c-di-AMP riboswitch aptamer (ydaO/yuaA leader) from Cohnella xylanilytica, 163 nucleotides, folded computationally. The source organism's lineage runs through Bacteria, Bacillati, Bacillota, Bacilli and Cohnella. Of the family's consensus pairs, 96% are formed in the model. The RNAcentral record of the sequence draws on Rfam. The coordinates come from a structure-prediction model, not an experiment, and the mean pLDDT is 78.
RNA sequence: UCCCAUCCAUCGCUUAAUUUUCCAUAGGAAAAACGGGGGAACCAACGGAACGCCAAGACCGGCGUUCAGGGGUGAAUCGGCGUUAGAACCAUCUGUCGCCGUAGGGCUACUCGCGCGGCCCGAAUCCGUCAGCUAACCUCGUAAGCGUCGCAUGAGAGGUGAG
Numbered sequence: 001u002c003c004c005a006u007c008c009a010u011c012g013c014u015u016a017a018u019u020u021u022c023c024a025u026a027g028g029a030a031a032a033a034c035g036g037g038g039g040a041a042c043c044a045a046c047g048g049a050a051c052g053c054c055a056a057g058a059c060c061g062g063c064g065u066u067c068a069g070g071g072g073u074g075a076a077u078c079g080g081c082g083u084u085a086g087a088a089c090c091a092u093c094u095g096u097c098g099c100c101g102u103a104g105g106g107c108u109a110c111u112c113g114c115g116c117g118g119c120c121c122g123a124a125u126c127c128g129u130c131a132g133c134u135a136a137c138c139u140c141g142u143a144a145g146c147g148u149c150g151c152a153u154g155a156g157a158g159g160u161g162a163g
Stems, first nucleotide, its partner, number of pairs: 011147004018032006033142006043132001048067007069130001070127004078101005084095004104121005110156004115151002
């Protein structure tokens, strides 16, 4: 001098997940702030998919069979291909696993915005047959995980230097 790893501090990022106070052994409690759920009137809604038949100019509609409960937090939905299991089999439906996309979402360091690039996510989980919206009201959470620093431009903020 360079590279790698670990620890601490500062700073920063995803997220609602931060700050303060009291008791005071360490745990408990409370407040503010931010966020979630339940919950009237009015309004909305009162079924979905596939197949077959009937009707029909077309749209709309009726009957039958088969399959799938519904909802919350979250950006995390939807689709295609392959694989495999179940529903007796084909068809078809549902699920598992893998890949490719995608609605949507995040970062790119003073803040916000416009534009062009770059790098990523596109999960997980909870309730338990039940909840649309929703004033009053009721109730719950404040965890966890990380390390980006490209260009150009508008507005604003702040700092430094000179006069």